[in-house]
RNA sequence: CCUGAAGUUUGAACACUCGCAAGGCCGUAGGGUCUUGAGGAAAGUCCGGGCUCCAUAGGGUGAAAUGCUUGGUAACACCAAGGCGGAGUGAUCCGAUGGAAAGUGCAACAGAAAGUAAACCGCCUAGGUUUCUGACUUAGGUAAGGGUGAAACAGUGAGGUAAGAGCUCACUUGCUUUAUGGGUAAUCAUAAAGUGUGGUAAACCCCGUUUGGAGCAAGAUCAUGCAGAGAAGUUGAGGCGACCCGCUGAUUCUCGGGUAGAUUGCUUGAGGUUUACAGUGAUGUAAAUCCUAGAUAGAUGAGUGUUGAAGAGAGUGUCAUGCUCUUGGAACAGAACCCGGCUUAUAGAGCAUCAGGAGUG
Numbered sequence: 001c002c003u004g005a006a007g008u009u010u011g012a013a014c015a016c017u018c019g020c021a022a023g024g025c026c027g028u029a030g031g032g033u034c035u036u037g038a039g040g041a042a043a044g045u046c047c048g049g050g051c052u053c054c055a056u057a058g059g060g061u062g063a064a065a066u067g068c069u070u071g072g073u074a075a076c077a078c079c080a081a082g083g084c085g086g087a088g089u090g091a092u093c094c095g096a097u098g099g100a101a102a103g104u105g106c107a108a109c110a111g112a113a114a115g116u117a118a119a120c121c122g123c124c125u126a127g128g129u130u131u132c133u134g135a136c137u138u139a140g141g142u143a144a145g146g147g148u149g150a151a152a153c154a155g156u157g158a159g160g161u162a163a164g165a166g167c168u169c170a171c172u173u174g175c176u177u178u179a180u181g182g183g184u185a186a187u188c189a190u191a192a193a194g195u196g197u198g199g200u201a202a203a204c205c206c207c208g209u210u211u212g213g214a215g216c217a218a219g220a221u222c223a224u225g226c227a228g229a230g231a232a233g234u235u236g237a238g239g240c241g242a243c244c245c246g247c248u249g250a251u252u253c254u255c256g257g258g259u260a261g262a263u264u265g266c267u268u269g270a271g272g273u274u275u276a277c278a279g280u281g282a283u284g285u286a287a288a289u290c291c292u293a294g295a296u297a298g299a300u301g302a303g304u305g306u307u308g309a310a311g312a313g314a315g316u317g318u319c320a321u322g323c324u325c326u327u328g329g330a331a332c333a334g335a336a337c338c339c340g341g342c343u344u345a346u347a348g349a350g351c352a353u354c355a356g357g358a359g360u361g
Base pairs, nucleotide, nucleotide: 001357002356003355004354005353007351008350009349010348012307013306014305015304016303017302018301020037021036022035023034024033025032026031039332043343044342046341047340048339049338050337051215052214053213054212058245059244060243061242063211064210065209066208067207068082069081070080071079072078083097084095085094086093087092098206099205103204104203105200106199115153120146121145122142123141124140125139126138127137128136129135130134154172155171156170157169158168159167173196174195175194176193177192178191179190180189181188182187219264220263221262222261228255229254230253231252232251238248239247240246271290272289273288274287275286276285277284278283311327312326313325314324315323316322
């Protein structure tokens, strides 16, 4: 320098003018003045929790989610470290990664056969016919060879046989179990014994684990307005949002009529920043310090000026990186109860790291 891998930070700056929202202060009041005022994703609403109400959220069935191990966390489908399998020369990346030996199902096309295997070609035996070292045909044996397929029931060699076959043996190899050793564990290594069992569970299913429901339009307080009628109900309505049990115990439903909103919840929180310590790390502990939007049809904006990144054009210089001028004018995006994650969008710029290749001194 080229090609790649992986991480992190940032997300134009300043001044003036006008305007919007909240809070403080001043003023009898109209109003004045000061301070503060979006994000890394505020987004999607996909997970997990806090908080609130329904019962202090109980049991069973069902349903849903999840699925290697250990750790982290309030919790998770998140994160960290590790194991195993796969891809890559490598940095590194990908994997719902428990069970197919409980059962049921499925597999296009091709192929004889896609699973209690299977005889198309071929090989072998016996019988028959015949134009007789052959051909045809009938019955059987055979998975060694050929051919099909993504996949055909271990591989190589020897024995064996009519021909063959784990049929037998040796070695190898897959799986299971046991023992020993390493590791907290997943699991790895070695040895012995048994065994040869196809794939698919993001098909049903089995096993383990987790999950009660609704959501700030939750809920609470104040307030405006109106017109009642019918039905059911303590012989249990209604509620506990699948069903049953169990619990609770007086209202509930339909039609009709009516209304005007305000306060609270609301932002101090599993909070932020810095330092130290513990830990491989996620993260935790301690100390100091800081307070930083709260609107409700939804404020956080607009204009002017100066400076301005990338990009484009021109000129000029050097061995090369350059220098000057002109133009240009900044990505995705917009809080709505609050946090932790994930996912998606994002012009450009900065910082540090690693792998492979090439070159120069």
Bacterial RNase P class A from a bacterium, 361 nucleotides, folded computationally. The coordinates come from a structure-prediction model, not an experiment, and the mean pLDDT is 75. A source record names the gene rnpB. Rfam family: Bacterial RNase P class A. The family's RNA type in Rfam is ribozyme.